A computed fold for a 73-nucleotide RNA from a Clostridia bacterium, annotated as transfer RNA.
Its mean pLDDT, the model's own confidence on a scale to 100, is 82.
Rfam family: tRNA. Rfam classes the family as a transfer RNA.
RNA sequence: GCUGGUGUAGCUCAGUCGGUAGAGCAGCUGAUUCGUAAUCAGCAGGUCGCGUGUUCAAGUCACGUCACCAGCU
Numbered sequence: 001g002c003u004g005g006u007g008u009a010g011c012u013c014a015g016u017c018g019g020u021a022g023a024g025c026a027g028c029u030g031a032u033u034c035g036u037a038a039u040c041a042g043c044a045g046g047u048c049g050c051g052u053g054u055u056c057a058a059g060u061c062a063c064g065u066c067a068c069c070a071g072c073u
Stems, first nucleotide, its partner, number of pairs: 001072007010025004019056001027043005049065005
């Protein structure tokens, strides 16, 4: 230098043919307990790496760009 893959909550990851962004763990509050753990109920947490474009509508499509991984030279 070229090619491909990955990037979504604090962490690990879903997200179908473009149509309200989700789960588990972690966190917070409450219940239970003498207390802790466990269990149960609830809550909070997101610019979907960044930018631009297409579209009535983009996590999803197109282009550019950044980081990481793999391969080729």